[in-house]
Model confidence (mean pLDDT): 78 of 100. The RNA shown here (Glycine riboswitch aptamer) has 78 nucleotides and comes from a marine sediment metagenome. Rfam family: Glycine riboswitch aptamer. Rfam links the family to the GO term glycine biosynthetic process.

RNA sequence: AAGCAGGAGAGACUGAUUUCCCGAAAAUCAGCGCCGAAGGAGCAACUUCCCGGAAACUCUCAGGCAAGUGGACUGUUU
Numbered sequence: 001a002a003g004c005a006g007g008a009g010a011g012a013c014u015g016a017u018u019u020c021c022c023g024a025a026a027a028u029c030a031g032c033g034c035c036g037a038a039g040g041a042g043c044a045a046c047u048u049c050c051c052g053g054a055a056a057c058u059c060u061c062a063g064g065c066a067a068g069u070g071g072a073c074u075g076u077u078u
Stems, first nucleotide, its partner, number of pairs: 001078006011032001013031007033065003039061001040059003046053002
């Protein structure tokens, strides 16, 4: 790095438009409320060649809030 398995949190929110099998669906835009475990950023124990590095903490830009997808991390195989 790849395969397999497990894998949380938070509105199936409201309104409008379009598509449609006219549905509790899908997409887009707007609004408010939320989540942290893709990514990103910040600080810190610690570490350091004193340049810096650095979390699952913090922020929420991004992402996400039925299912699905994604998913840090864990186990296992190559």